[in-house]
Context: one part of a larger RNA
RNA sequence: GGCAUUUGGUGGAUGCCUUGGCACUGAGAGGCGAUGAAGGACGUGGUACGCUGCGAAAAGUUACGGGGAACCGCGAACAGGUUUUGAUCCGUAAAUAUCCGAAUGGGGCAACCCCCAGCUUCGGCUGGAUCCUCACAUGAAUUCAUAGUGUGAGGAAGCAAACCCGGGGAACUGAAACAUCUAAGUACCCGGAGGAAAGGACAUCAACAGAGACUCCGCGAGUAGUGGCGAGCGAAAGCGGAUUAGGCCAAUGUCACAUGUGUAAGAACUGGAACAGGAUGUGAAAGCCUGGCAACAAUGGGUGAUAGCCCCGUACAGGUAGAAAACAUGUGUGAAUUCGAGUAAGGCGGGACACGUGCAAUCCUGUCUGAACAUGGGAGGACCACCUUCCAAGCCUAAGUACUCCUCAGUGACCGAUAGCGAACUAGUACCGUGAGGGAAAGGUGAAAAGCACCCCGACGAGGGGAGUGAAAGAGCACCUGAAACCGAAUGCCU
Numbered sequence: 001g002g003c004a005u006u007u008g009g010u011g012g013a014u015g016c017c018u019u020g021g022c023a024c025u026g027a028g029a030g031g032c033g034a035u036g037a038a039g040g041a042c043g044u045g046g047u048a049c050g051c052u053g054c055g056a057a058a059a060g061u062u063a064c065g066g067g068g069a070a071c072c073g074c075g076a077a078c079a080g081g082u083u084u085u086g087a088u089c090c091g092u093a094a095a096u097a098u099c100c101g102a103a104u105g106g107g108g109c110a111a112c113c114c115c116c117a118g119c120u121u122c123g124g125c126u127g128g129a130u131c132c133u134c135a136c137a138u139g140a141a142u143u144c145a146u147a148g149u150g151u152g153a154g155g156a157a158g159c160a161a162a163c164c165c166g167g168g169g170a171a172c173u174g175a176a177a178c179a180u181c182u183a184a185g186u187a188c189c190c191g192g193a194g195g196a197a198a199g200g201a202c203a204u205c206a207a208c209a210g211a212g213a214c215u216c217c218g219c220g221a222g223u224a225g226u227g228g229c230g231a232g233c234g235a236a237a238g239c240g241g242a243u244u245a246g247g248c249c250a251a252u253g254u255c256a257c258a259u260g261u262g263u264a265a266g267a268a269c270u271g272g273a274a275c276a277g278g279a280u281g282u283g284a285a286a287g288c289c290u291g292g293c294a295a296c297a298a299u300g301g302g303u304g305a306u307a308g309c310c311c312c313g314u315a316c317a318g319g320u321a322g323a324a325a326a327c328a329u330g331u332g333u334g335a336a337u338u339c340g341a342g343u344a345a346g347g348c349g350g351g352a353c354a355c356g357u358g359c360a361a362u363c364c365u366g367u368c369u370g371a372a373c374a375u376g377g378g379a380g381g382a383c384c385a386c387c388u389u390c391c392a393a394g395c396c397u398a399a400g401u402a403c404u405c406c407u408c409a410g411u412g413a414c415c416g417a418u419a420g421c422g423a424a425c426u427a428g429u430a431c432c433g434u435g436a437g438g439g440a441a442a443g444g445u446g447a448a449a450a451g452c453a454c455c456c457c458g459a460c461g462a463g464g465g466g467a468g469u470g471a472a473a474g475a476g477c478a479c480c481u482g483a484a485a486c487c488g489a490a491u492g493c494c495u
Base pairs, nucleotide, nucleotide: 001494002493003492004491005490006489007488008487009486015480016444017443020415021414022412023411024410025409026408027407028406029404030403031159032158039100040099041098042055043054044053046078047077049075050074051073061094062093063092064091065090066089070082071081072080105114106113107112115128116127117126118125119124130156131155132154133153134152135151136150137149138148163194164192165191166190167189168188174181178228204211205210215242216241217240218239219238225233226232246396247395248394249340254335255334256333257332258331259330260329261328262327263326269318270317271316275291276290277289278288292309293308300312301311302310345369346368347367348366349365350364351363352362355381376391377390378389379388380387431438432437451479454466455465456464457463
């Protein structure tokens, strides 16, 4: 040095576990904001670093209700307090709520600087942005007036996950290149709204028979079509379902606001059945044995191992304040407008329609023209006739449909710490980047800290050896299990 056996260290795989996630279902809610939001900065505790809570009245204040024994949030303790005169805690309603932020007195490099007016108990308090609408006052050139100015009242703004409507609108890509085409009216930007939005009561379809607003789903159908007839794009009628609702233009209706009455519902919360003994377990019984009980309750969780009957619960039953909202109904007030002309239609240029200009109907319109008036007009895919059908150029409309930042309840042939959200833990943290932005690692002692008093070695160390606790310390805070790589030791054999 090698090999083998044994025994350790290191390491953190594996097994088991779950505080956290993931995906759905059913309900709810679908907004917050000048009464200052979302989001922050800075403070705030006896000591106070982080998180949480709160705001100079600062882990809190007041009132009412609930509840019934400990409490002073968590990591995490010491000291000191609070509490049966009912605390902590839970619910409801209030108070306070620094500074920044739409941020709004002016400024500004957010959380800072500076100013005016009124009031003042001299501590301080209140008001002062812009735009729009309304009212009043004032008032130029310019006589009346108007513009303008001032004051008052009301409103707006900003934020927010997706869903929705509108205005703009790519490219990569595909076409095996590429230009029409495609991707796609997608991504993205802007504006706006609601709990849904949009659409909507036939100038619609159909075919000689008829249907009867709109929206959504299944079929029709990858059909008819469209298409460098390439790649591709791609209907409608009709049928079957979901859901159904029709109204208005001077008032008998609709909408908005205010107000009255009634109905149901509604917070914390309360009650809530039934079990004992024995042996085993080096601790603990819920497992085993024996004998019982309850069940409108064997969903679930906890308790020293697996509990219907130990605990919390569960089925079931009860209780509940003030208000708001909801529904029904009544009353009052207010608003909009005239059956639709610079419209329909046509020319030119575009766009939308499944439809790329095509035989291209239909819809929209930048531009130029421009009707009829129910004895009329539109449509039925060029166009004409006949026939059929409907009545544009005004308005409103629930449900069925879409979505989930969020709340409650529940489910899973979903994950189980390299998984599952990036995040089970002080995580959008630490850290990186000028910045936009990127973005981790990190769970498990034990039933209970009973977390090793005391002694010894050592540097008044680290670490270890005794002793003690414990079922176990080969569970000692680098703590369940503890694989392999890797590093030792002992023994044997070989060299």